[in-house]
Context: one part of a larger RNA
RNA sequence: UGACGGAAGGGCACCACCAGGAGUGGAACCUGCGGUUUAAUUUGACUCAACACGGGAAAACUCACCAGGUCCAGACAUAGAAAGGAUUGACAGAUUGAGAGCUCUUUCUUGAUUCUAUGGGUGGUGGUGCAUGGCCGUUCUUAGUUGGUGGAGUGAUUUGUCUGGUUAAUUCCGUUAACGAACGAGACCUUAACCUGCUAAAUAGUGACACGGUUCUUUGAACCGUGGCUCACUUCUUAGAGGGACUAUCGGCUUCAAACCGAUGGAAGUUUGAGGCAAUAACAGGUCUGUGAUGCCCUUAGAUGUUCUGGGCCACACGCGCGUUACACUGAUGAAGCCAGCGAGUAUAUCGCCUUCACCGGAAGGUGCGGGUAAUCUUGUGAAACUUCAUCGUGCUGGGGAUAGACCAUUGCAAUUAUUGGUCUUGAACGAGGAAUUCCUAGUAAGCACGAGUCAUCAACUCGUGCUGAUUACGUCCCUGCCCUUUGUACA
Numbered sequence: 001u002g003a004c005g006g007a008a009g010g011g012c013a014c015c016a017c018c019a020g021g022a023g024u025g026g027a028a029c030c031u032g033c034g035g036u037u038u039a040a041u042u043u044g045a046c047u048c049a050a051c052a053c054g055g056g057a058a059a060a061c062u063c064a065c066c067a068g069g070u071c072c073a074g075a076c077a078u079a080g081a082a083a084g085g086a087u088u089g090a091c092a093g094a095u096u097g098a099g100a101g102c103u104c105u106u107u108c109u110u111g112a113u114u115c116u117a118u119g120g121g122u123g124g125u126g127g128u129g130c131a132u133g134g135c136c137g138u139u140c141u142u143a144g145u146u147g148g149u150g151g152a153g154u155g156a157u158u159u160g161u162c163u164g165g166u167u168a169a170u171u172c173c174g175u176u177a178a179c180g181a182a183c184g185a186g187a188c189c190u191u192a193a194c195c196u197g198c199u200a201a202a203u204a205g206u207g208a209c210a211c212g213g214u215u216c217u218u219u220g221a222a223c224c225g226u227g228g229c230u231c232a233c234u235u236c237u238u239a240g241a242g243g244g245a246c247u248a249u250c251g252g253c254u255u256c257a258a259a260c261c262g263a264u265g266g267a268a269g270u271u272u273g274a275g276g277c278a279a280u281a282a283c284a285g286g287u288c289u290g291u292g293a294u295g296c297c298c299u300u301a302g303a304u305g306u307u308c309u310g311g312g313c314c315a316c317a318c319g320c321g322c323g324u325u326a327c328a329c330u331g332a333u334g335a336a337g338c339c340a341g342c343g344a345g346u347a348u349a350u351c352g353c354c355u356u357c358a359c360c361g362g363a364a365g366g367u368g369c370g371g372g373u374a375a376u377c378u379u380g381u382g383a384a385a386c387u388u389c390a391u392c393g394u395g396c397u398g399g400g401g402a403u404a405g406a407c408c409a410u411u412g413c414a415a416u417u418a419u420u421g422g423u424c425u426u427g428a429a430c431g432a433g434g435a436a437u438u439c440c441u442a443g444u445a446a447g448c449a450c451g452a453g454u455c456a457u458c459a460a461c462u463c464g465u466g467c468u469g470a471u472u473a474c475g476u477c478c479c480u481g482c483c484c485u486u487u488g489u490a491c492a
Base pairs, nucleotide, nucleotide: 001492002491003489004488005487007486008485009484010483011482012481013480016476017475020440021439022438023437024436027325028324029323031321032320033319034318035316036315043054044053065311066310067309068308069307071305076119077118078117079116080115086113089108090107092105093104094103123299124298126297127296128295132293134287135286136285137283138282139281144183145182146181148179149178150159151158152157162174164173165172188276189275190274191273192272194243195242198240199239200238201237204234205233206232207231208230209227210226211225212224213223214222215221216220246269248264249263250262251261252260327433331392332391333390334389335388336387337386344378345377353372354371355370357368358367359366360365399430404425405424406423407422408421409420446468447467448466449465450464451463452462453461
């Protein structure tokens, strides 16, 4: 100087607690991990920092595993064999899962491309992440880290980097043997909020205009629909340039400093909300299964290369983790009403993408015309929860929908170990979950659906998006951890 303390004192955090909310842990199912089983059930990862993670939803492929079968894609060099033929290919039969001349029988074919041996390559989802790069994760989302000059000390080192107040913050105020700086924090970038001010828009609208219809109180008014070589505008929509907040003003409190609290104004006053980026030092954290990144080792033709067929990764006495559906009346069922925002979308041009509309069909789905390379079409994605009315009436019940049987479609070469969807029947556990334990402070939690990723087909997953929208703190250091100061210990 560190590290450690069942040492003391401060400070901080819903990966801590308090006050609460939703739960998980109990049931069924889905899925990951272990174990067991198996020809194989390929494998990595195991406290936070493994376990719906490897973007890992595997029918073939993927694929690394298992049972088998082909092929060489063995560069190049040296030596040999070899035109009197190195070698290649093959019908049929046998053989084989096989219309693999794989091998055998039989012969034909080919013509220096090859064959044999050695050296040396190449390939490898083979090994080693404890040989590495790069990337990621974590320590660590905290406030921390470091030179120069000066001071102290023989020196390692220390001061700067602090008693105090304050902040999300080593953020500021101030104190001051330090002064002046750098990285990090902040600033910055993205996004969501405001602009009746600018620039505009037949891919967005609005108001006129023209035509038609409905209602009423007539000349007219209101509402609805149609029109595009009419006119005007930009409030709504879109998106460029800009502006806007700086805690502004006032009042408390306070060294009358920094700040904090309350009110006013304001679209906005928790760092405006949410993300991104993110220092120094580390870990023998993960990845050689992302890479034609890569050292070494192994293997290299009876292959650990590659490809084909089939199986497996899905097994199932069991244990653990993330989830989905529920246990009903704040509900289920049946009618009707009705409102989003993120998205995405077509080729090998012959079918494949998003699909309106019409017809057929109970449904799933099918057929035929079309639109769309997209603010133009799908699509106002007329979403769900929600609202209204009706039935049910607390009964494992019209709650729940597991497990089975039969049938019909769809994707695909292929659906059995049932891809998925639909119809009818079947109708299990589950009556709110022990000890434990997770997440969370406002448009948040929770509920509800939608889109995208994967995708030929398939979400109970993940990442986004909106709709409805609480209760309870606005604190503390008691538990769990982290940081700082003081102290003890020679543990390094």

Small-subunit ribosomal RNA, 3' major domain from an uncultured marine eukaryote, 492 nucleotides, folded computationally.
It matches the Rfam family "Eukaryotic small subunit ribosomal RNA". A reference for the family is Yusupov et al. (2001), "Crystal structure of the ribosome at 5.5 A resolution", Science.